Transfer RNA from a Polyangiaceae bacterium, 71 nucleotides, folded computationally. Rfam family: tRNA. From the family's description: Transfer RNA (tRNA) molecules are approximately 80 nucleotides in length. Rfam links the family to the GO term triplet codon-amino acid adaptor activity. Taxonomically the source falls in Polyangiaceae (Bacteria, Pseudomonadati, Myxococcota, Polyangia). The prediction has a mean pLDDT of 83.
RNA sequence: GCGGCCAUCGUCCAACGGUAGGACGUCAGAGUGCCACUCUGAGGAUGCGGGUUCGAUCCCCGCUGGCCGCU
Numbered sequence: 001g002c003g004g005c006c007a008u009c010g011u012c013c014a015a016c017g018g019u020a021g022g023a024c025g026u027c028a029g030a031g032u033g034c035c036a037c038u039c040u041g042a043g044g045a046u047g048c049g050g051g052u053u054c055g056a057u058c059c060c061c062g063c064u065g066g067c068c069g070c071u
Stems, first nucleotide, its partner, number of pairs: 001070007010024004018054001026042005047063005
């Protein structure tokens, strides 16, 4: 330099083009003399910029970053 794959809550993963969901963790409450376990609830995300579309996490282009391969 070229090609391929990937980018979603703090972490790990989902999501026929129509509402972003789960687990763990965090916070609050219940419970206990205290901690832990357990139960209930709450908050938390689509890397950036464009395009297509009535509508984009999803399709297209570019950028950035990561991984792999080739030279």